[in-house]
RNA sequence: GCUCCCAUUGUCUAGCCCGGUCAAGGACGCGAGACUCUCACUCUCGAAACUCGGGUUCAAAUCCCGAUGGGAGCA
Repeated sequence: GCUCCCAUUGUCUAGCCCGGUCAAGGACGCGAGACUCUCACUCUCGAAACUCGGGUUCAAAUCCCGAUGGGAGCA
């Protein structure tokens, strides 16, 4: 230098191919409450995320272009 893959709550991840509502779902963790003599367990509720910029569209996490970061291969 070229080709390809990945990026979503604190962590791990689903959804992306094939665009759609309403609260972007789940597990663990965190906060509050219930239960309990107390703690733990269990149950209920809650906060929290689409790497960045642009484009297409009535509508983009999803499609297109570029950038950034990480990874693999070739030279």

Record summary
A computed fold for a 75-nucleotide RNA from a Candidatus Micrarchaeota archaeon, annotated as transfer RNA. NCBI's taxonomy places the organism under Archaea, Nanobdellati, Microcaldota. The sequence was found in a public genome assembly. Its Rfam family is "tRNA".